[in-house]
RNA sequence: UGAGCAAUCUAAACGAUCGCAGGGCCAGAUGCUUCUAAUUGAAGCUCCUGAUCCUGAGGAAAGUCCGAACACCAUAGGGCACGGUGCUCCAUAACGUGGAGUCGUGGCAACGCGAAGGAAAGUGCAACAGAAAAAAUACCGCCCUGCAAUUGUAGGGUAAGGGUGAAAAGGUGCGGUAAGAGCGCACCAGUUCUUCGGGUGACCGGAGAUCUUGGCAAACCCCACCCGGUGCAAGACCAAAUAGGGGAGUGUCUGAGGGCUGCCCGCCCGAGCUCCCGGGUAGGUCGCAAGAGAUGCAGGAAAACCUGCUUCCAAAGAUGAAUGAUCGUUAUCCUUUUCAGAGUAAUCUGAACAGGAGACAGAAUUCGGCUUACAGAUUGCUCGGACC
Numbered sequence: 001u002g003a004g005c006a007a008u009c010u011a012a013a014c015g016a017u018c019g020c021a022g023g024g025c026c027a028g029a030u031g032c033u034u035c036u037a038a039u040u041g042a043a044g045c046u047c048c049u050g051a052u053c054c055u056g057a058g059g060a061a062a063g064u065c066c067g068a069a070c071a072c073c074a075u076a077g078g079g080c081a082c083g084g085u086g087c088u089c090c091a092u093a094a095c096g097u098g099g100a101g102u103c104g105u106g107g108c109a110a111c112g113c114g115a116a117g118g119a120a121a122g123u124g125c126a127a128c129a130g131a132a133a134a135a136a137u138a139c140c141g142c143c144c145u146g147c148a149a150u151u152g153u154a155g156g157g158u159a160a161g162g163g164u165g166a167a168a169a170g171g172u173g174c175g176g177u178a179a180g181a182g183c184g185c186a187c188c189a190g191u192u193c194u195u196c197g198g199g200u201g202a203c204c205g206g207a208g209a210u211c212u213u214g215g216c217a218a219a220c221c222c223c224a225c226c227c228g229g230u231g232c233a234a235g236a237c238c239a240a241a242u243a244g245g246g247g248a249g250u251g252u253c254u255g256a257g258g259g260c261u262g263c264c265c266g267c268c269c270g271a272g273c274u275c276c277c278g279g280g281u282a283g284g285u286c287g288c289a290a291g292a293g294a295u296g297c298a299g300g301a302a303a304a305c306c307u308g309c310u311u312c313c314a315a316a317g318a319u320g321a322a323u324g325a326u327c328g329u330u331a332u333c334c335u336u337u338u339c340a341g342a343g344u345a346a347u348c349u350g351a352a353c354a355g356g357a358g359a360c361a362g363a364a365u366u367c368g369g370c371u372u373a374c375a376g377a378u379u380g381c382u383c384g385g386a387c388c
Base pairs, nucleotide, nucleotide: 001384002383003382004381005380006379007378008377009376010375012330013329014328015327016326017325018324020056021055022054023053024052026050027049028048031045032044033043034042035041058360062371063370065369066368067367068366069365070231071230072229073228077265078264079263080262083226084225085224086223087101088100089099090098091097102116103114104113105112106111117222118221122220123219124216125215139162140161141158142157143156144155145154146153147152170188171187172186173185174184175183189212190211192209193208194207195206196205197204198203235286236285237284238283245277246276247275248274249273250272257269258268259267260266293312294311296309297308298307299306300305332357333356334355335354337352338351339350340349341348342347
């Protein structure tokens, strides 16, 4: 100095003018309530007005991919199904999440990724090519015997060589054989078993024996573990309006109908229920932000995270949906030019003028994650180039 890898932080700042939403305090006015002998005074509440003060989007608010809190079903079950996860240990309210590892895989590396249990329980798939695609085979070839006499034919043996393919019954070498073959031997590789050492464990390393028995489960499936449903448009309350309307069927303890996601069992509620015609309303308040909370410090752990103490909460709460507009200055980044400085050099730093830029992007019950989009700063690490 170039290219990369990983982690952390920020998401412009200040001022002025005008404008919004929520809240605090003060004052005024209206109405109501209570106390008081009392329109005499005091207190409280609702609505409105004025002044003043405080607060007012994100690190992803996005995606709606997971998990939960909370609410209702509901007083509460069993089994099956559906669904999810899938190496080990730890963490968490929980998760399909996180931390640290093991194994595998990509990369020269720093590092990244993994859908990482089981293929001899069963079923299934691998186009085409090839003789044959799994407990699967003989196309060419090699060897032996017979016939023939030209280079062919019949039988037997073979899977070392060749061919096809992504993949074809472990690899290399020597011996052996009619020709070959783990047929035998040596050295490797792998399966299984025994044993020793290390590790909580996944697993790693050593020794010995045995065998050479494909791939895919991000195919169905098997195994292990987990798993109620619906969702703030949940739900609770208040007010108002209409027509306590008309008709049909069925039922009332011999239980219609309903509930427990789907099915079954079981349990519970139950005097109404179902269908058709017609009419009214769709407004307001709460839920709504005090939390698995945030900040700082200390301790434990390698880390994720946990524990203790302190401080803070006037920290957004809208409902067609508020937080904006203008001006000025500064900070940051980019480009050109000029100047100065440092250094042996390669090269770097600073200043000035001018021009430009400022990414991704808006809460709507809340929280923990994951994924995606993107500007800048800082720190550490890897590989390369140049100079001394």
Molecule: Bacterial RNase P class A
Organism: Desulfonema limicola